A computed fold for a 74-nucleotide RNA from Candidatus Zhuqueibacterota, annotated as c-di-GMP-I riboswitch aptamer. Model confidence (mean pLDDT): 90 of 100. Of the family's consensus pairs, 95% are formed in the model. The sequence is in RNAcentral, with records from Ribocentre. Rfam family: c-di-GMP-I riboswitch aptamer. Rfam links the family to the GO term cyclic-di-GMP binding.
RNA sequence: GAACGAAACGGCAAACUCCGAGCAAUCGGAGGGCGCAAAGCCAUGGAUCCCAAAGGGACCGCCAGGCUACCGAA
Numbered sequence: 001g002a003a004c005g006a007a008a009c010g011g012c013a014a015a016c017u018c019c020g021a022g023c024a025a026u027c028g029g030a031g032g033g034c035g036c037a038a039a040g041c042c043a044u045g046g047a048u049c050c051c052a053a054a055g056g057g058a059c060c061g062c063c064a065g066g067c068u069a070c071c072g073a074a
Stems, first nucleotide, its partner, number of pairs: 004072002011036002016031006034061001040067003044064003048058004
């Protein structure tokens, strides 16, 4: 350094509720915890979803890929 994932310090935060934004998918904030060793980031490919369907948008906690990262037993 890579691989790996015992332990430890911590981290994120589903559904749902309230407030707000959006035509919508959905997103932001607060509460709340289903879970997660990348459940950090990227829309590159596929899947799914939305729209005023030419096309544009959403989503990485759907699959794959890329980039980055805390700790350190076997």